[in-house]
RNA sequence: GGAUUUUAGCUCAGUGGUAGAGCGUCACGUUCACAUCGUGGGGAUCGUAGGUUCGAAUCCUGCAAUAUCCA
Numbered sequence: 001g002g003a004u005u006u007u008a009g010c011u012c013a014g015u016g017g018u019a020g021a022g023c024g025u026c027a028c029g030u031u032c033a034c035a036u037c038g039u040g041g042g043g044a045u046c047g048u049a050g051g052u053u054c055g056a057a058u059c060c061u062g063c064a065a066u067a068u069c070c071a
Base pairs, nucleotide, nucleotide: 001070002069003068004067005065006064009023010022011021012020017054025041026040027039028038029037047063048062049061050060051059
């Protein structure tokens, strides 16, 4: 210098119409108790600042990063 990535505590989905899963976490049930299992809950204004649009995690631009790859 070029390309990529950035969404929940972690790993990841989500190609313009009010953001989901698995694991984890909390409560309850089950157990003498723990684990397993079952049911339910909480948790992300989508890295940041703008732009386009009736509407943006999604399209465009700038910036950023103990991040990744190439040179």

A computed fold for a 71-nucleotide RNA from an uncultured Pseudomonadota bacterium, annotated as transfer RNA. Model confidence (mean pLDDT): 81 of 100. The sequence was found in a public genome assembly. Rfam family: tRNA. Gene Ontology term of the family: triplet codon-amino acid adaptor activity. From the family's description: Transfer RNA (tRNA) molecules are approximately 80 nucleotides in length.